[in-house]
RNA sequence: GGGCCCAUAGUUUAAUGGAUAGAAUGUCAGGCCUCGGACCUGAAGAUAGGGGUUCAAUUCCUCUUGGGCCCA
Numbered sequence: 001g002g003g004c005c006c007a008u009a010g011u012u013u014a015a016u017g018g019a020u021a022g023a024a025u026g027u028c029a030g031g032c033c034u035c036g037g038a039c040c041u042g043a044a045g046a047u048a049g050g051g052g053u054u055c056a057a058u059u060c061c062u063c064u065u066g067g068g069c070c071c072a
Stems, first nucleotide, its partner, number of pairs: 001071007010025004018055001027043005048064005
């Protein structure tokens, strides 16, 4: 320098163009409990960034950023 893949809650992930973006785990509050753990109830928390296509984009196109692999 060239090519390919990936980027969604703190972490692991689901969602193949139409939902209020779903779950597990973690965090916080309450219940239970002598206390803690376990268990039960509830709450907060996410689409890497810009642009484009579309009535509608996490999804399709493009550029940038970051990570991984291969070639030279």
Predicted 3D model of a 72-nucleotide RNA (transfer RNA) from a Candidatus Pacearchaeota archaeon. RNAcentral records the identical sequence in 3 taxa. The RNAcentral record of the sequence draws on ENA. Model confidence (mean pLDDT): 81 of 100. It matches the Rfam family "tRNA". The family's RNA type in Rfam is transfer RNA. Gene Ontology term of the family: triplet codon-amino acid adaptor activity.